RNA sequence: GCCUGUGUAGCUCAGUGGUAGAGCGGCUGCCUUGUAAGCAGUAGGUCGGGAGUUCAACUCUCUCCACAGGCU
Repeated sequence: GCCUGUGUAGCUCAGUGGUAGAGCGGCUGCCUUGUAAGCAGUAGGUCGGGAGUUCAACUCUCUCCACAGGCU
């Protein structure tokens, strides 16, 4: 230099055009002499930045950034 992939909650990841979700973690309550475990509830997101297509974009297209892999 060229090619490919990934980027979504604190962490690990789903979500292939029509309401953004799960597990773990956090917080509150119940239970317990107390802790853990268990049960119930709850908060937390400019979906990496920008632009385009569309009635509608996490999703499709372009570009930039970060990271990972491959080729030379």
Predicted 3D model of a 72-nucleotide RNA (transfer RNA) from a Nanobdellota archaeon. Its Rfam family is "tRNA". The coordinates come from a structure-prediction model, not an experiment, and the mean pLDDT is 82.